The part of an RNA shown here (small-subunit ribosomal RNA, 5' domain) has 540 nucleotides and comes from bacterium enrichment culture clone heteroB45_4W. RNAcentral holds the full RNA, with entries from ENA and Greengenes.
Context: one part of a larger RNA
RNA sequence: GGACGAACGCUGGCGGCGUGCCUAAUACAUGCAAGUCGAGCGAAGUUAACGUUUCUUUCGGGAAACGCUGACUUAGCGGCGGACGGGUGAGUAACACGUGGGCAACCUGCCUGUAAGAUCGGGAUAACUGUCGGAAACGGCGGCUAAUACCGGAUAAUUGAUUUUUUCGCAUGAAGAGAUCAUGAAAGGCGGAGCAAUCUGCCACUUACAGAUGGGCCUGCGGCGCAUUAGCUAGUUGGUGAGGUAAGAGCUCACCAAGGCGACGAUGCGUAGCCGACCUGAGAGGGUGAGCGGCCACACUGGGACUGAGACACGGCCCAGACUCCUACGGGAGGCAGCAGUAGGGAAUCUUCCGCAAUGGACGAAAGUCUGACGGAGCAACGCCGCGUGAGUGAGGAAGGUCUUCGGAUCGUAAAGCUCUGUUGCCAAGGAAGAACACUAAGGAGAGUAACUGCUCUUUAGGUGACGGUACUUGAGAAGAAAGCCCCGGCUAACUACGUGCCAGCAGCCGCGGUAAUACGUAGGGGGCAAGCGUUGUCC
Numbered sequence: 001g002g003a004c005g006a007a008c009g010c011u012g013g014c015g016g017c018g019u020g021c022c023u024a025a026u027a028c029a030u031g032c033a034a035g036u037c038g039a040g041c042g043a044a045g046u047u048a049a050c051g052u053u054u055c056u057u058u059c060g061g062g063a064a065a066c067g068c069u070g071a072c073u074u075a076g077c078g079g080c081g082g083a084c085g086g087g088u089g090a091g092u093a094a095c096a097c098g099u100g101g102g103c104a105a106c107c108u109g110c111c112u113g114u115a116a117g118a119u120c121g122g123g124a125u126a127a128c129u130g131u132c133g134g135a136a137a138c139g140g141c142g143g144c145u146a147a148u149a150c151c152g153g154a155u156a157a158u159u160g161a162u163u164u165u166u167u168c169g170c171a172u173g174a175a176g177a178g179a180u181c182a183u184g185a186a187a188g189g190c191g192g193a194g195c196a197a198u199c200u201g202c203c204a205c206u207u208a209c210a211g212a213u214g215g216g217c218c219u220g221c222g223g224c225g226c227a228u229u230a231g232c233u234a235g236u237u238g239g240u241g242a243g244g245u246a247a248g249a250g251c252u253c254a255c256c257a258a259g260g261c262g263a264c265g266a267u268g269c270g271u272a273g274c275c276g277a278c279c280u281g282a283g284a285g286g287g288u289g290a291g292c293g294g295c296c297a298c299a300c301u302g303g304g305a306c307u308g309a310g311a312c313a314c315g316g317c318c319c320a321g322a323c324u325c326c327u328a329c330g331g332g333a334g335g336c337a338g339c340a341g342u343a344g345g346g347a348a349u350c351u352u353c354c355g356c357a358a359u360g361g362a363c364g365a366a367a368g369u370c371u372g373a374c375g376g377a378g379c380a381a382c383g384c385c386g387c388g389u390g391a392g393u394g395a396g397g398a399a400g401g402u403c404u405u406c407g408g409a410u411c412g413u414a415a416a417g418c419u420c421u422g423u424u425g426c427c428a429a430g431g432a433a434g435a436a437c438a439c440u441a442a443g444g445a446g447a448g449u450a451a452c453u454g455c456u457c458u459u460u461a462g463g464u465g466a467c468g469g470u471a472c473u474u475g476a477g478a479a480g481a482a483a484g485c486c487c488c489g490g491c492u493a494a495c496u497a498c499g500u501g502c503c504a505g506c507a508g509c510c511g512c513g514g515u516a517a518u519a520c521g522u523a524g525g526g527g528g529c530a531a532g533c534g535u536u537g538u539c540c
Base pairs, nucleotide, nucleotide: 001540002539003538004537006536007535008534009533010532013387014386015385016384017383018382019380020379021345026343027342028341030340031339032338035080036079037078040077041076043074044073045072046071047070048069050067051066052065053064054063055062056061087298088297089296097222098221099220100219101218102217103216106215107214111211112210113209114208115207116206117205119153120152121151122150128143129142130141131140132139133138159182160181161180162179163178164177165176166175167174168173188203189202190201191200192199193198224270225269226268231261232260233259236258237257238256239255240254241253242252243251273295274294275293276292277288278287279286280285300321301320302319303318304317323334324333325332326331351377353376354375355374359373360371361370362369363368390420391419392418393417400411401410402409403408424481427475428474429473430472434467439462440461441460442459443458444457445456446455484529485528486527487526488525489510490509491508495524496523497522498521499520505512506511
């Protein structure tokens, strides 16, 4: 000199864009943060229309029950999603990360393409109901019922084993064709046409192959300190066989052999998430890993599996532990390192805000619902950038302050005065872009169909804004509302007076202060930076 997720002191006008618990991975009150589908299913409730029956009537009608249809709501069964998105950095010195390869050793829901199929049956169970237990959380027993829930058969590819054969390969082998045996799938829903049988549209369903995407595993190389850590290792190193996994492997097990690693630093201890990057520097290098992006790990602590395409699962389950809460003392409930917020710790770090309008995500045929992701607003000079606090003119060089050799000098064109301007703030008026859709209505085209509906494409119109009456534009009035901080001995730009008298004090280094201190304190003047200026801390 530069930099900062900074803090502290004094000061503080506006705007834009960013950033904001670095400490206790401490404990958490309260609210919200993951739901959705009634076009999978039965059921219940509310309501409307229609029909039938009964009762009533002032003959208009009214009431009740049942049936059917529609609309709305939903606890339950069922499907998909809760493995994404969001947080944190505890652990980890490791194939965790970065980079380059490999899998002839692998998986992949949703999505895309191609091919084929969607057949015949069955038994339950929740909800509900009856009853019993319990303070509650919740549970036991009996009975009824449905499905795109579950089970069995058929068929097909597939898959496995055995085997034949062709081609190829870097070995175990890979790819293709064939035979035998075994294995082996499904689900409907909403419409349209038709008297019906049936046909048909859309969305779902099953299987196989391929793709895409996402992941799993192996491996070369690379990046901390200590040798005042020198030896480490029994599933340890290898083999055979078996098990296990989506898959290779001591991953696990039985048996056998006795190996494996290490001064090219094993093992141990300490420290630490890694990287793109960021800071600094001419570079080489050094330092850092906040924010943003990629990967990893974790979710009160420790362990475990279940479900699933995917987890050993932050707002799922089970067990143990610590802690907190409820209790009828028998037993139960909980997990902010999600967004806000509280206590505590600390030098120190924000609102218990608005909205799903946009982007993205989950579900749904769709309308739509949900979304503390996200979009915004709020707080903070925490940082960067921009703007302003006026411009011109103005000498009686006013008053006043300070100094003075008492002549004057200086603050100083500075002020006043005069003439202008109107940024920003304040007030008033107007007022966006961000909106493209989806969807609805009308029309057109295409493929397909017996035909329409429907599907795909397209035209026109309607339609949607949290921010926000915000940005922006215009107008009015008025210098009125807007400057401080540090320094002035040398380094280092900037000097005098008074006070003090080795005192009080200053100080980054050298050093100032003991009676004329440009070094302490105050004043005048001056220098530097400026909505900031200094100090402290850390890095180059």